[in-house]
Context: one part of a larger RNA
Molecule: small-subunit ribosomal RNA, 5' domain
Organism: iron-reducing enrichment clone Cl-A7
């Protein structure tokens, strides 16, 4: 000089876009942040409607008959989406490369199948237990839940034989033989959804090159440690794991250790070269009170799952339970410091549903906050009695403030009052038409707006509603009067200040910038 996720001090009109616990990965009251499917099922708690009994009625009662549906059983989801940086100095990450060593749900794509049976169980219902959380036995019962059988090879396993082809292990093709596993039904009959195998395509997983912090006042480390066989194991290679042999393996081109950090994409700065940073927004890894387990599933070792042990905090009939805001708002606590217990699914996007839709603190908008960047404005043109007051002087008189006000005159961005008023909305259902392979596809219609009567636009008024903050000795743009008088104080360095201080403090002026100015920290 440039730049900050900044504080702080004085000061303050408006607008757009932006961005807001850098600290206590401390603690957490309240509320929402993950559901949905009745077109899988067995019902009916409630709630409508219909119907039926009882009454003149009002109402009262039964009634799954219809709409729907609490709670159950089943399906998908809940591994996405959002936080956060504690931990990691690593194949964690970035680039490049491999897998003849693998998965991969929900899409797509090709081909084949769905034949028969069987026993439960939850909800309901009865009868208990317990302060609650909760839970216990009995009966009865569905099903796309769960088992048996059958059928099945381009599937998996063992064996044998023959080809081709390659990167060692091997891969591929073709034939026999032998063994092992399948399916589900709803249903407006249109379809949907089940079952294997093959591909695609999307996401992982795992292997290696190189790159990727500090120290040597850390110089030696290593026992599953290198390495083999042989088994288990995993989707999968692989000491990953076990047993046996063998002694090997790293290391001064830094092993080991300690200390410090989450990496990248980008950010700042700087002519580059190089230093510094890693907020916000993308990627990638870790993690979800603290340790540690595994269920389940395509996927987790799982933030709003689960067991087990610790702290903590609550409840309690003391017998015993309950919780996890590093989602979103909000508390207290720490701090220089950082926001609203806001609206809304209109649009994006997910989840589920055939769809209507429901749920979505992702998201989309509103609140606050000069935090920052960018616009805008606070008037413009005239206007010398060079007025008054204020400073200052060599003081009847001059300079300066100063065209600056006064007054004339024009403008209205702004502002304030009225009135109109957006885009964002593409389409769903449903309707009408075309095509048609009758499954659907097109093209036209046709609900739905949180923001908001918001942007914005037209009129009306009337200079009206709007300037500070620092400096001014040199460095450095800017001077002079008064007051203190080595005192009060100033200061980034040099230095000012002991009676004429351009350097303290005040007045005038003046300089810089400007809705901002400086200060203090950090980085270049």
């Nucleotide at each position: 000089g440039g730049a900050u996720g900044a504080a702080c001090g004085c000061u303050a009109g408006c607008g757009g876009c932006a961005g807001g616990c850098u600290u206590a990965a401390c603690a957490c009251a309240u509320g929402c942040a993950a559901g949905u499917c009745g077109a899988g099922g067995g019902g009916c708690a409630g709630c409508a409607c219909g119907g039926g009994u009882a009454g003149c009625a009002a109402u009262a009662u039964c009634u799954g008959g219809u709409g729907g549906c609490g709670a159950c059983c089943g399906g998908c989801g809940c591994a996405a989406g959002g936080g956060u940086g504690c931990g990691c100095a690593a194949c964690g990450c970035g680039u490049g490369a491999g897998c003849a060593a693998c998965a991969u749900g929900c899409c797509c794509g090709u081909a084949u199948c769905a034949g028969g049976g069987g026993g439960a169980u939850a909800a309901u219902c009865c009868a208990g237990g317990g302060a609650a959380a909760c839970u216990u036995g009995g009966u009865c019962u569905a099903a796309u839940a769960c088992c048996c059988c059958a059928u099945a090879g381009c599937a998996a396993u063992u064996a044998u034989u023959u080809g081709a082809g390659g990167c060692a292990u091997c891969u591929u093709a073709a034939a026999u033989a032998a063994u092992u596993u399948a399916a589900a039904g709803c249903u407006u009959u249109g379809g949907u959804g089940g079952a294997u195998a093959c591909g695609g395509a999307u996401u992982g997983g795992c292997u290696c090159g190189c790159g990727u912090g500090a120290c040597a006042u850390u110089a030696g480390c290593u026992a599953g440690a290198u390495g083999g066989u042989a088994a288990g194991g995993u989707a999968a290679c692989g000491g990953c794991u076990u047993a046996c042999c063998a002694u090997g393996g790293c290391u001064a081109c830094g092993a080991u250790g300690u200390c410090u950090a989450g990496g990248g994409g980008u950010u700042c700065u700087g002519a580059g070269a190089g230093g510094a940073a890693g907020a916000u927004c993308c990627c990638c890894c870790a993690c979800a009170c603290u340790g540690g387990a595994a269920c389940u599933g395509a996927g987790a070792c799982a933030c709003g799952g689960u067991c087990c042990a610790g702290a903590c905090u609550c409840c309690u009939a003391c017998g015993g339970g309950a919780g996890g805001c590093a989602g979103c708002a909000g508390u207290g606590a720490g701090g220089a410091a950082u926001a609203u217990u806001g609206g809304a699914c209109a649009a994006u996007g997910g989840a589920u549903g055939g769809a209507a839709a429901u749920c979505u603190g992702a998201u989309c908008c509103a609140g606050c906050c000069a935090u920052g960047c960018c616009g805008c404005g606070u008037g413009c043109a005239g206007g010398a009695a060079g007025a008054c007051g204020g400073c200052c002087c060599u003081a009847u008189g001059g300079g300066u403030u100063g065209u600056a006000a006064a007054c004339u005159g024009c403008u209205u961005u702004u502002g304030u009052a009225u009135g109109g008023g957006a885009g964002c909305a593409a389409u769903a259902a449903g309707g009408u038409c075309u095509a048609u392979g009758c499954g659907u596809a097109g093209a036209c219609u046709g609900a739905u707006g949180a923001g908001a009567g918001u942007a914005c636009c037209a009129c009306a008024c009337g200079a009206a509603u709007a300037a500070g903050c620092a400096u001014c000795g040199g460095c450095u743009a800017a001077c002079u009067c008064c007051g203190u008088g080595c005192c009060a104080g100033c200061a980034g360095c040099c230095g000012c200040g002991g009676u004429a201080a351009u350097a303290c403090g005040g007045g005038g002026g003046a300089u810089g910038c400007a809705a901002g100015c400086g200060u203090u920290a950090u980085c270049c």